[in-house]
Context: one part of a larger RNA
Order: sequence, then C1' cells, then structure tokens
RNA sequence: GCCAACGAGUUUGUUCGACAGAGUUUGGUGAAGCCCGAGAAGGGAAUAGCCACAGUGAAAGCGAGCGUUAAUAGCGCGCCUUGAUUCUGUCGACAAGACCCGAAGCCGUGCGACCUAUCCAUGGGCAGGAUGAACCCGCCGUAAAAGGCGGGGGAGGUCCGAACCCACGCGCCGUACAACACGCGGGGAUGACCCGUGGAUAGCGGAGAAAUUCCAAUCGAGCUCGGCGAUAGCUGGUUCUCCUCGAAAUAGCUUGAGGGCUAGCCUCCAGUAACUACGCAUCGGUGGUAGAGCACUGAAUUGGUGAAGAUGGCGUAAGCCUACUUUACUAAACCAAACUCCGAAUGCCGAUGCAGACUAUCUGGGGAGUCAGACCGUGGGGUCAAAGCUUCACCGGUCAAAAGGGAAACAGCCCAGAUCCCAACGUAAGGUCCCUAAAUCGAAACUAAGUGUAAAAGGCAGUGUAGAAGUCCUGACAACUAGGAGGUUGGCUUAGAAGCAGCCAUCCUUUAAAGAAAGCGUAACAGCUCACUAGUCAAGCUUCUGUGCACCAAAAAUGUACCGGGGCUAAGUUUCGUACCGAUCGUGGGAAUUAUCUCGGUUCUUCGGAAUCGAGAUAGUGGUAGAGGAGCGUUCGAAGUGCCAUGAAGUCGUCUCGACAAGAGGCGGUGGAGCGCUUCGAAGUGAGAAUGUUGGC
Repeated sequence: GCCAACGAGUUUGUUCGACAGAGUUUGGUGAAGCCCGAGAAGGGAAUAGCCACAGUGAAAGCGAGCGUUAAUAGCGCGCCUUGAUUCUGUCGACAAGACCCGAAGCCGUGCGACCUAUCCAUGGGCAGGAUGAACCCGCCGUAAAAGGCGGGGGAGGUCCGAACCCACGCGCCGUACAACACGCGGGGAUGACCCGUGGAUAGCGGAGAAAUUCCAAUCGAGCUCGGCGAUAGCUGGUUCUCCUCGAAAUAGCUUGAGGGCUAGCCUCCAGUAACUACGCAUCGGUGGUAGAGCACUGAAUUGGUGAAGAUGGCGUAAGCCUACUUUACUAAACCAAACUCCGAAUGCCGAUGCAGACUAUCUGGGGAGUCAGACCGUGGGGUCAAAGCUUCACCGGUCAAAAGGGAAACAGCCCAGAUCCCAACGUAAGGUCCCUAAAUCGAAACUAAGUGUAAAAGGCAGUGUAGAAGUCCUGACAACUAGGAGGUUGGCUUAGAAGCAGCCAUCCUUUAAAGAAAGCGUAACAGCUCACUAGUCAAGCUUCUGUGCACCAAAAAUGUACCGGGGCUAAGUUUCGUACCGAUCGUGGGAAUUAUCUCGGUUCUUCGGAAUCGAGAUAGUGGUAGAGGAGCGUUCGAAGUGCCAUGAAGUCGUCUCGACAAGAGGCGGUGGAGCGCUUCGAAGUGAGAAUGUUGGC
C1' cells in the first nucleotide's frame, strides 16, 4: 500500500413539549396490598396517589375575574371559547460518558537504587621508568652556629608511561556493528583513584564537587494499576436509495471575537383569503446627498483704500516718504467630510388606479443550519487616488451551493439556470483564412507601424480630415545667376581692434538694393556667407488651431514568449449592412415525476368530506448546510405459508425484470446443510476514508 472482517446519534428517566396513531371517556388513570388463577401470564373489586376540573397576584388575598394605580382612562394574564387522560411511535429538549476515537495533565494504592547518585561495611587492583623532601651519617667550615660538599634515605591530590578509569579534537557511522559504537590522536594513572560483593536513602520523596543532573534506553517531578468512558468552545471520522423545498457567512449581547444565546434568512404542520402582500403608474408628502454656491463658519490668492505697528531715508525738531507686518472694508477669481443662500435623480411614507388566486403575505407551533465569506459593478473611508490589500454601503450580480457555451487554459467576468431520451429546428454571448463549426461576404474610409499582438511624461516637416490667418501672374515659396557699395580702418580703447575682443554712438550718401553689420574667418587686414535687391523660372506657398490612425521614448533573467498557434497588409482599425455557425437556453416529438384544478372509478364517512386509482389541463423538477416525504436491504421475534441430498446457505459466471434507484429473479459451475416468502414487530441495521482496530498478502 491493497484485500477481508470489525468500526460512530444509543439506552434509561413514575422529566418536559410537539406531531401521528391507538385506547378510555365526560373526568382520565388505577401502585403496593387483597381476591380468582398452577402462575412473575392474565383478570377482578376497591382505596391512596397523580393529571384535569379557575384564574390572578411577590403575597395577604380576591375570584369569572385578578393584578397594576389616586383612578380605570389604559395595560398584563385570564373567563366567555371549543375538552381531559393513558399507551405506542417519531422529532426535539434536560440529566446522565450521551455520535465515535484522541490529549498534555490532576489525585490515590502499590512496584522500583541489578541502571544511576551519595553513603556504610568488607574485599580487590595500579607494568616499568623518572625526580629525590624531611631525616641520618661523614668531611669541610665556624668561637659556636649558619652554611657548603659527599653518601644514605625514599616524601609527593610530584613527573613520563601500560593495565585500569575518562571522553578533549577530528574522522567514520548516522534504515549503524551499536537507541551514542568504531578509528587515529587526547586526559588521569598512589589518588578527592578505580573496581567486586553485601547493605542504606523512594516520588508532596531520595541523591546531587549543582548540570533541572540522576533515581532501570522514562525525570521541571519515576513506573504501575485505579478514580476514568477525566475534560477537550479543538482536529479527524460518522456507513443504503429516490422525491419536494432550500439557507447563512448579518444584527444585538457575550472574559466575546475560529465558541455561544436571541433575532434575521430555510423547512414542515395548522390557520389566515381581503381586490391582501410584492410590483407598476399617477398624485400628495419626506429629506439635505450628487451638483452647485459663498449668504453663515472656516481656509486660501491678488489688487485697491483706511487704521495701527515697524525697518530704512531726509530733517535740529515737528514731521514726510517707504520695504514689510497686522487688521478692517472693498474688487476679482476660487476651496471645504465635520460650511450652506440653494439643491436634484434614485430612495422612503401614504392615497388612488392597474395587474395579481399554481397565496407568493401574515399569524401560531415543530425542526434546523448559519455567525471565517470570495470576487465583480457602483458610492465612500484607510493606504501611496498601491495591492489578487483592508473596511463599510446597495431589498446590486455571480461563486459559495451552478453544470453547459464564450473568455487559449481560468470558482467570482460575458451568455445561460442541466427532470430523462432524440443523427430534428431556432437562437445568446462569442465568432465565420487553416488548426476549428460558420463570409477569404458587401459598401465606405483609415493604418505601413506586423501598429494590431503591453506602458507614461515628453518629443515629432509620418499621414488623413476639419478650420483660421497671411501671401501670390503688379510673379509668391524654394533653387539658380548677379549685386551686397561710398564717407570709413565711425569714435574710444589697444601692440593691433579695419562691420565681427571690449565700451560709446549707430548717422549721412549713392542706389534696384546693401546693417557703422546676423554668422564663419585673420595677429590685425584679407577672405566666405547672411540680411536686403534685381533677374531667370511659373503656380501655388507660409504660419497656426482642432481631430483620427501611426512613430520615438521601450533594458531581464531556460527558448520565440503577452496575437492560443500557423500565419495575416487584412485574416488590422472605424462606420454601416446581409447571411451563416454557435449552449444542457428556446421550439418540436416521446417519457417520468411534483403541485394545483377538472372529470371518472373504488373504499371509508361524524354526510362537511377524506384516502386511493386512472385520464386531461396548467405550472414546475441545478443544488452544499439543512427541513420534510416515500422506499430498498440486513439480523432476530410472532403468526401464516413454503423450499431442500433429485442439493439449503454462501460463492463465481451469465441472462432477465423494475421508466429509474437502493435492489429482485432465472440458468449454469462450485458448495455440502440448512433456507425462504407474506403480514406485523424489535434493532448490536448498510463502510472508503477516522496517521482507524485486527488478520492476511
């Protein structure tokens, strides 16, 4: 990992409620005991008790009323009022382990010091080598000492180093040789040394050269069994089928925030039935948002005027002028969620009308689930006018709980809501060159960038289009030919300064025209252009504004690499048109089922009707949590009725049946002894998941 078996809403309560069925009744029931009985079966008589028979109030109490209150004006609960009770079933609540498995832990009784810590008693072990303390002797030395030398001696938590003990470094191992080993080195090795045996200390404890270290591979409190099915607002799991409806991820409160309670939203039952609810139209109200505005409150800009202050200047002073500051008024243009002289649309409330009967509304009751929401659109807050960000709002949308078609792929986008079947038809979004179903469709235009098929500020004689101003046959624009002069090298400055370093001035003349010069150039001149003029040529030219489509700006990590691809000059873009394709949508044909209505049959009836079967009509039939309904199957029991050695159950194969499902049956093989069917009843009643349990492979 697979297979098989096992594996989770149960049971109880002299607790409660609802619904259904059954019983007894106008009251219901009828314990123990007694009587009948073989009887713990069953039955009988009768008593207690319980429920009901009146409510209300905190209560005294009063009573079809009571309470509240000064009072009933009102209001709350009742009466009139429509029964009670027992049993069974189902659902739910409460108490219990209460759907199942799962802690870490807490407490108690015991068992442990054969591991390890410390201690006690008694034993054992430490190759060899080195050093050479005290002390003693001798000699030298001294007045005597001190001291020196030599010899003897053999001390030490001394030295080197095996056994032994330890575990500092690295390697190796790391599904190991090993739940700590192995290799090479390392430390101690007469000591606070190492070891044997026996003994002592025990968990609210012991021991500890002290590390939360050890107390049997377990230690911030051992192990064992018990309390114990501790508790788990947490995680996981929770087993057959079909049918009807179908949520929520919100509010308030919460030692509350991943949990609850009540409400909201779902479901079932009963009632409610009215031109009601919802919707639309009209009319009447409501309001201070969008917008707008500056009349208030504030913010902020510029100018003017006045006042006050103030710097500087002038003045002997008085004072005058003035940058600037504050403030008031004024003019102009603006700003505001917490400004408003104004003020929509939508909304909300009411009335009337229309539509609405397969009642969707509302009321009461039983059962829930939900309280992590997601994205999109729109209006806001936060943030960076970031986020697949966060937080609100909308009787918004979808997903959640929704399949199908489109968007290459893609919960939340676009289209569209799947009961089942069909070689049918029409469409939606989106598409129609090939991949790939359908137009290489028609008309008019644009784009040349593969723009399309990623992006901004900014840039731009790309090009289309609409317009404005100017200029032009008295010849424009561009180009070409020619001129572009004289006073004069203007004056100053300067080594020089001659149009062209710099300063000042910038005139006059000749002219068709020509600056005391716009640029290059020279040391300074020179030289080359320009402005300006004439000629040649011959028809438009110049500038600006709006707008469409393009262009540049444009660098990223595996490989083209943002068209799905091929590829496309349309198969791109804009406008218009026709046709076709295209979905589980709609239509057509058939079938099933649910609800309502109509008709017919059957059964029951308290005669109102109810149940059931069939036909028709209309409308429905996606679905998670969840509510409701109808069934299949397993084991056992009761009653009835069957099968079986001429082969039961089980098992393998195959065929058939039921519209379909859980399923049922036939035949054949195997198997070798029990097993069905009908009706009713009771449950240890359905397995794929729980790091499920056990077994097998």

Large-subunit ribosomal RNA, domain II from a bacterium, 697 nucleotides, folded computationally. It was read from a public genome assembly.